[in-house]
A computed fold for a 74-nucleotide RNA from a Saprospiraceae bacterium, annotated as transfer RNA. Its Rfam family is "tRNA". Rfam links the family to the GO term triplet codon-amino acid adaptor activity. By type it is a transfer RNA. The source organism's lineage runs through Bacteria, Pseudomonadati, Bacteroidota, Saprospirales and Saprospiraceae.

RNA sequence: CUGGGUGUGGCGCAGUCCGGUAGCGCGUUUGCUUUGGAAGCUCAAGGUCGCUGGUUCGAAUCCAGUCACUCAGA
Numbered sequence: 001c002u003g004g005g006u007g008u009g010g011c012g013c014a015g016u017c018c019g020g021u022a023g024c025g026c027g028u029u030u031g032c033u034u035u036g037g038a039a040g041c042u043c044a045a046g047g048u049c050g051c052u053g054g055u056u057c058g059a060a061u062c063c064a065g066u067c068a069c070u071c072a073g074a
Stems, first nucleotide, its partner, number of pairs: 001073007010026004020057001028044001031041002050066005
């Protein structure tokens, strides 16, 4: 330099192909149970999806650019 992949709560991921205002597990947290702890049940908080722009009534999803990491080639 060229091409590909990945980026989504604190962590690990799904959802993208086929557009309809985001979910699972762990963790944190409220309450109950217990003398207490652990465990179990239950409640809640936490992300506008790497960034910018475009298309659309509507974008995590489609399009363009760009950043970071990573793989392959030169």